[in-house]
C1' cells in the first nucleotide's frame, strides 16, 4: 500500500504545554489569539481480546474526544417556471476485525 466484512444521526474537558493553523481530496461552508495543529492529562465506549453464569460488568489492545463521515462531489426518483429543495442507493473517507 492492497483485498474482504461490519459500522459510521449516540457519546466523550470553561486540564496544562504548545504557539498559527485546521476539519482527508476539490468546491462550498465553518473552526482558530475568548488560542489551531501536535503532545501530556482526563473523558468517551464502538470494535477484538481475557476474566465472568450475566450485566448498561471489570481489565487490556486499537479508535474517538466541533458541527450527521460538517455537506456537496457518481447514479436514480420526487417536488419546484426558474434558481433550488428533498429521498435512495452508490462511490471516497474513518475505525475495526480478518486475509495474503
Nucleotide at each position: 500500500a492492497c483485498c474482504u466484512u461490519a459500522u459510521c444521526a449516540a457519546g466523550a474537558g470553561u486540564g496544562g504545554u504548545g504557539g498559527a493553523g485546521g476539519g482527508a481530496u476539490g468546491g462550498g461552508c465553518c473552526c482558530g489569539a475568548c488560542g489551531a495543529a501536535a503532545c501530556c492529562c482526563g473523558g468517551c465506549a464502538a470494535c477484538c481480546g481475557u476474566a465472568g453464569a450475566a450485566a448498561g460488568u471489570a481489565c487490556g489492545g486499537u479508535g474517538c474526544u466541533a458541527a450527521u463521515u460538517c455537506c456537496c462531489a457518481c447514479a436514480g426518483g420526487a417536488u419546484a417556471u426558474u434558481c433550488a429543495u428533498u429521498c435512495u442507493g452508490g462511490a471516497a473517507g474513518a475505525u475495526g476485525a480478518g486475509g495474503a
Predicted 3D model of a 100-nucleotide RNA (SAM riboswitch aptamer (S box leader)). Of the family's consensus pairs, 97% are formed in the model. Its mean pLDDT, the model's own confidence on a scale to 100, is 83.